[in-house]
RNA sequence: CUUAUCCAGAAAGACGGAGGGAAAUGGCCCGACGAUGUCUUGGCAACCUGUUUUUAUAAGGUGCUACUUCCAUCCCGCACAGCAGCGGGGCAGAUAAG
Numbered sequence: 001c002u003u004a005u006c007c008a009g010a011a012a013g014a015c016g017g018a019g020g021g022a023a024a025u026g027g028c029c030c031g032a033c034g035a036u037g038u039c040u041u042g043g044c045a046a047c048c049u050g051u052u053u054u055u056a057u058a059a060g061g062u063g064c065u066a067c068u069u070c071c072a073u074c075c076c077g078c079a080c081a082g083c084a085g086c087g088g089g090g091c092a093g094a095u096a097a098g
Base pairs, nucleotide, nucleotide: 001098002097003096004095005094006093011041012040013039014038015037019030020029021028024073025072026071027070042065043064044063047061048060049059050057051056069092074089075088076087077086078085
C1' cells in the first nucleotide's frame, strides 16, 4: 500500500502501584475493594495453514479476552416547535492475509 472484518464471544492467579479506556476536545465509564500494564494458566474466535471433505474440526501461526473500535466530532439523509434522536458514508484506528 491492497483486500476483508470490526453491535457476537471469552477470566483466574502472580508482579506492580496510579492513573486508564490509541491521539485532541467534549461526554460516559474503569480505578487503592488495586485499574492500565507485564507474566503464567485457562478461555473465546475461526483470518491463514493443517485435517476433513464443503461444513465441520481446533492441531499449528497470529489475534482477542470492561464498555459497539465506549460514544460524538467531518459529509449526506430522516425526524423534531425546541432540546434530545435515527440511518448511511468518510477520516482515523485495530486485526488478519498478501